RNAcentral holds the sequence, with entries from SILVA.
Predicted 3D model of a 1398-nucleotide RNA (small-subunit ribosomal RNA) from a metagenome.

RNA sequence: GCGAGCAGGGAACAACCCCGGGAAACUGGGGCUAAUACCCUACAAGACCACAGGGCCUAACGGUCCAGUGGUAAAAGGAGGGGACCUCUUCGGAGGCCUUUCGCUUGCAGAGGAGUCUAUGUCCUAUUAGCUAGUUGGUGAGGUAACGGCCCACCAAGGCUGUGAUGGGUAGGGGCACUGAGAGGUGAGACCCCCACAUUGGGACUGAGACACUGCCCAGACUCCUACGGGAGGCUGCAGUUCGGAAUAAUUCGCAAUGGGCGAAAGCCUGACGAUGCGACGCCGCGUGGACGAAGAAGGCCGUAAGGUUGUAAAGUCCUGUCACAUGUUAUAAAUUGUGCGAAGGCGAAUAACCUUUGUACUUGAUAAAGGCAUGAGAGGAAGCUCCGGCUAAAUUCGUGCCAGCAGCCGCGGUAAUACGAAUGGAGCAAGCGUUGUUCGGUCUUAUUGGGCUUAAAGGGUGCGUAGGCGGCCGCGUAAGUCAGGGGUGAAAUCCCCCAGCUUAACUGGGGAAUUGCCUUCGAAACUGCGUGGCUUGAGAGCUGGAGGGGAGAGCGGAAUUCUCGGUGUAACGGUGAAAUGUGCAGAUAUCGAGGAGAAGGCCGGUGGCGAAGGCGGCUCUCUGGACAACUUCUGACGCUGAGGCACGAAAGCUAGGGGAGCAAACGGGAUUAGAUACCCCGGUAGUCCUAGCUGUAAACAAUGGGUACUUCGUAGAGGGAAUACCGAUAUUUUUCUCUGCUGAAGCGAAAGCGUUAAGUACCCCGCCUGGGGAGUAUGGUCGCAAGAUUAAAACUCAAAGGAAUUGACGGGGGCUCACACAAGCGGUGGAGCAUGUUGUUUAAUUCGAUAAACGCGAAGAACCUUACCGGGGCUUGACAUGCAUGGAUUAAUCCCGUGAAAGCGGGGUGACGCCUUUUCGGUGGAACAUGCACAGGUGCUGCAUGGCUGUCGUCAGUUCGUGUCGUGAGAUGUCGGGUUAAGUCCCUUAACGAACGAAACCCUUGUCAAUAGUUGCCAACGGUCCGGCCGGGGACUCUAUUGAGACUGCCGGUGUUAAACCGGAGGAAGGUGGGGAUGACGUCAAGUCAUCAUGGCCCUUACGUCCCGGGCCACAAACGUGCUACAAUGGCAGGUACAGAGAGAAGCAAGACCGCGAGGUGGAGCAAAUCUUAAAAGCCUGCCCCAGUACGGAUUGGAGGCUGAAAUUCGCCUCCAUGAAUGUCGGAAUCGCUAGUAACCGCGUAUCAGCCAUGACGCGGUGAAUAAGUUCCUGAGCCUUGUACACACCGCCCGUCAAGCCACCCAAGUUGAGAGCACCCGAAGUCCGUAGCCUGACCGCAAGGAGGGAGCGGCCGAAGGUGAGCUCGAUGAGGAGGACUAAGUCGUAACAAGGUA
Repeated sequence: GCGAGCAGGGAACAACCCCGGGAAACUGGGGCUAAUACCCUACAAGACCACAGGGCCUAACGGUCCAGUGGUAAAAGGAGGGGACCUCUUCGGAGGCCUUUCGCUUGCAGAGGAGUCUAUGUCCUAUUAGCUAGUUGGUGAGGUAACGGCCCACCAAGGCUGUGAUGGGUAGGGGCACUGAGAGGUGAGACCCCCACAUUGGGACUGAGACACUGCCCAGACUCCUACGGGAGGCUGCAGUUCGGAAUAAUUCGCAAUGGGCGAAAGCCUGACGAUGCGACGCCGCGUGGACGAAGAAGGCCGUAAGGUUGUAAAGUCCUGUCACAUGUUAUAAAUUGUGCGAAGGCGAAUAACCUUUGUACUUGAUAAAGGCAUGAGAGGAAGCUCCGGCUAAAUUCGUGCCAGCAGCCGCGGUAAUACGAAUGGAGCAAGCGUUGUUCGGUCUUAUUGGGCUUAAAGGGUGCGUAGGCGGCCGCGUAAGUCAGGGGUGAAAUCCCCCAGCUUAACUGGGGAAUUGCCUUCGAAACUGCGUGGCUUGAGAGCUGGAGGGGAGAGCGGAAUUCUCGGUGUAACGGUGAAAUGUGCAGAUAUCGAGGAGAAGGCCGGUGGCGAAGGCGGCUCUCUGGACAACUUCUGACGCUGAGGCACGAAAGCUAGGGGAGCAAACGGGAUUAGAUACCCCGGUAGUCCUAGCUGUAAACAAUGGGUACUUCGUAGAGGGAAUACCGAUAUUUUUCUCUGCUGAAGCGAAAGCGUUAAGUACCCCGCCUGGGGAGUAUGGUCGCAAGAUUAAAACUCAAAGGAAUUGACGGGGGCUCACACAAGCGGUGGAGCAUGUUGUUUAAUUCGAUAAACGCGAAGAACCUUACCGGGGCUUGACAUGCAUGGAUUAAUCCCGUGAAAGCGGGGUGACGCCUUUUCGGUGGAACAUGCACAGGUGCUGCAUGGCUGUCGUCAGUUCGUGUCGUGAGAUGUCGGGUUAAGUCCCUUAACGAACGAAACCCUUGUCAAUAGUUGCCAACGGUCCGGCCGGGGACUCUAUUGAGACUGCCGGUGUUAAACCGGAGGAAGGUGGGGAUGACGUCAAGUCAUCAUGGCCCUUACGUCCCGGGCCACAAACGUGCUACAAUGGCAGGUACAGAGAGAAGCAAGACCGCGAGGUGGAGCAAAUCUUAAAAGCCUGCCCCAGUACGGAUUGGAGGCUGAAAUUCGCCUCCAUGAAUGUCGGAAUCGCUAGUAACCGCGUAUCAGCCAUGACGCGGUGAAUAAGUUCCUGAGCCUUGUACACACCGCCCGUCAAGCCACCCAAGUUGAGAGCACCCGAAGUCCGUAGCCUGACCGCAAGGAGGGAGCGGCCGAAGGUGAGCUCGAUGAGGAGGACUAAGUCGUAACAAGGUA
């Protein structure tokens, strides 16, 4: 929405009245009564049941459809209006009747909603592998709206599971959201859909629908009321409270709108909803002003003091008027509904009523004092947060000083912090900014897209084989996968696109696209699958043949070792770096003979062979597996791989029984050592061997899983075959299959490397990996006799661990080479005494620095000074520099007094100079002084802030660059290699070619000659002489000092590569750099120096500055360095006598002469010096000493002197006389220098300097050797190579115990909690079933009684509860075990080098 129907009857129960109980909640009994409440009967279209019939399907059972007969089950009235007519009447009216409308009954249909079933999808865990008795199925009955073990009885023994059952953990699912290129990953809340739940557990009732959020019953926990008897409650609705928490809002307004429920309607209800409030929680929009404005103000900050910056920023001038504020005004959310008055239509007998549509008037606002608009005033009321070392946009100053602190990662901070804190400045975002948490991304770092496994993590120890995965060639069929077209669906919202509405946006509306999916239908047939037919190339079989330490068993043989017996024989053997333990006079070792035993297999033997791997080696026999070649005879894809599974599996180990020669864990002894539980030695037991079993692991390695196919060459070996040559043995050449190696194209690889035996190119299958440590551990399971194996985590902790290669450095690695490095020599040091420096100690101070490469150094001169240190006394613009201001003649200079150790302090006198001015007077200030201010000053700190200078490796031969080439790169090459050199010197070779700094050369000096020059030097010839180059002279010589020459492997011979070069020789003064010097590459040592000087920063400023006196730097149990003098006869002493060079000299050197023993003194010729002076010693000649602590040695001490200097006490040098020391008679361990005019010995000079502690330093000459011609060793260095876990570079790195602190985990007698199940007990509510007795209105029956119903009772089931034995997961636990971590603990030194025993 539509069809049909709504007839006739009946009995009660509330309310109400009466009587009770109870504190209450509530409740009992009696009485009356109505209905659209309840009951009975009738009619039954359709529905259902039964009966027999027909059609169709089926092998049958049976199913389905059609009409027929019988049976079963229904209803209610209310409201409005009405002209006639009828009935009743209490005369008011009530009905009938007609009509409208709402309702009732029974059906039909649609929409909507729901139940149920199926396929597919849907997290982690195997340290959960087996689960299941209503379990799986059947028959029958029950139950439901409906199928069904949904429930029950009986029967059968099934069902699920490696495609993960069962168990455990976790979780509402989706549309969608965030992220992402995508594939994916993750997901709280808001919106929509679905599920589940409503204090916890159980249960049903009612109903269309519930096992019901704001219903009922029971049980539990909790809260509340109570008269203690008993009752009440359920915010995971909206507000609100409490608690918890890092954290989350108002006990607001309204039903005006939208929606919902009820109602005919008005209307009522509505914490749905609409609004407002709170919260920057998110998204969006807007404002906090705009323009001009340089004295670039002030202030801040920085500063090289010029300035810069903040910054047009501000101020100032001129404007604007958003937002907020005030006043006024105003739109919209309102459409309805209802009522009144009209109109039209429907229904009807009706102009009535009613219904529908419509016109018009009135009526409805929580929000809302909002919003819009207008006006007013005035820049007024309105900016913060983070960051500024890199990543990452943005820096300076101060403070701090490994502190305080920062930190996302790397990392900052220990005195110059762009990293901490602050300031200034800057960068970024902005009503926000930053932090924290979380997710995705980056991350190809779980790899489907899209990774790997030789060495970085990662190939199973090896095979056989199940499931599974994958699979040769040619057909036919099919259409599951696959592909294509169509259809349906994929809710809305969201995302995207276009348009539209709020002033814009956020927000919202409309349309489209998308929703990558699923279902369905029609096709295609290449590929995969499936079915079927064939094929031979994969695979297998057959026949012939050769190779082999393949396996198992049995037997046999020789060498060696050891033992036993016997002979010979005598004092040792054995062992080691050296020894000892051990064996031996009781006769070893050695040697000969005989015998026994066990084990192992020499030569052949070989990156040669065989086996799946482990592994396999004397010979023979028996049994037996596999591979290979040839033939191409057979089968016809029979294949590959392989989770689980099964088997094999070195050594060690275990069980039982044998065996036991040698070797040898443990153990004993001897050594070594600081120790030596080791390395070495002497012994020696398990074991090693056999049989039977177990174990099941190895660097079980090629650190490389198996299979198939493809991809350039060369070469070697092993086993077969073919061709060719040869008469043949055989051999040459070529070729083919299989196996084992090397080198290497392409390619691959991080590189090293791999490379037809791949780590190349592809496919198939398996195993495994995901940072280091914790840890292959704990725990659980499985296996094992045990040892243990296997499977296998987490907490916690670190920012690395690791691979390959590079450059260095290092090595108790290697090779080559060099050096007074060693060796060969000479002389020393270390012992003595003394000098000197250092350490240490001492001290008031013993100033400071230097410590391999400091130590006779800074210091080429400490009594004062120096001087920096100590004590004491003084000064404060200062001992010294510059400037400013003020002052005034105080001034310079000089004299005096007081005080004092002096410095200084106090006082007094004389008193200049320049300029101006007319002189005085006066003025001024260039110099000076006083006062004040700036500043001076500091040998105070930092050499680890620095410059400069210096040492050292080292006068070693190295160190680099450009271009090219090689390498992804770091880097390499060049610079390596072969020769050669003093040399990276040169030559040759050469992917290098060149070049630079070093080496060499250039420079100085010395050695030869020449030229020039000839005084102060020289003197050959000539002359003179006082006999001295003295003089005249001379330039020849020496010499001086300037310029040249000379030496270059140039020449000859040999060697060598025809080279470079080396060896020898000639000539030459000199020969291979002639000798010596100066000269010091890139760099190393945070080497040395802030005390030479300079200098940043810090520090002191009446002192850390400066002056003075005195002291100290000189101390003295001890130790070390460097020297001197010695220990003696190659000497000492005495006498005589000879020869240098290079220097120095005026406050100097000083001669002759005189005095003194002497130091020295007196005196002063000469000399500013080739003119004068200083000025030799060893040597040579002669004599003495005669081997001794001396005629050695000279320390020490006493005395007397000299010199310098104000001054010699601390603390100078020298002389003379006397004294005459020693761990002294040549020096332990150890150690230094030197290869030729060198060492050694001898003296001389100079600087500094008054003098000198100088035996030092730097120079000079005189005399004047020995030895080596090599590289084994020590030391150092250079080059090449090798290893490395080192790179602060071996003075490196690093391991383990112990001790301390802290953290997490494990075990543990136990204690305690949570969870899920099992068994049994009890058993509420309640459904269902039963029910004699009890109660009972409607129906049947005349009645008796019956049907039906009910309470009560009984039964099954049944929640919570109780008991029991176990299980799982937590918490805690005396004590125990290991682990991680923690600047400086103990013991050793295991590893990295040959790591000192690979």